[in-house]
Description: The RNA shown here (Bacterial small signal recognition particle RNA) has 97 nucleotides and comes from a Pirellulales bacterium.

RNA sequence: GUGAGGGGCCCCUGCGAGGGAGACCUGUGAACCUGGUCAGGGGCGAAAGUCAGCAGCCAUAAUCAGACAUCUUCUUGUGUGGUGGGCCUCUCACUCG
Repeated sequence: GUGAGGGGCCCCUGCGAGGGAGACCUGUGAACCUGGUCAGGGGCGAAAGUCAGCAGCCAUAAUCAGACAUCUUCUUGUGUGGUGGGCCUCUCACUCG
């Protein structure tokens, strides 16, 4: 110097584990400032009717709470694998001086 094998560390990476966030799901949820339907009442009209529309009811946004099976994503003094990479080190063989 080359080759083979072992060990250590670091990086990368597969599959898991823990944790965070989000999606999905459930509930909650708007005096007016969301939507629908709008009793009563009101406006217009001679009338038929029409217009706007409070309460109520229904739905929903943000929000909040829950659930957390699944998915996405982030993270880790986490487990394990890699015929991935790098560095260090030990042993053996060969070769050169």

Rfam family: Bacterial small signal recognition particle RNA. Gene Ontology terms of the family: signal recognition particle, plasma membrane targeting and SRP-dependent cotranslational protein targeting to membrane, signal sequence recognition. By type it is a non-coding RNA gene. It was read from a public genome assembly, where an Rfam model found it.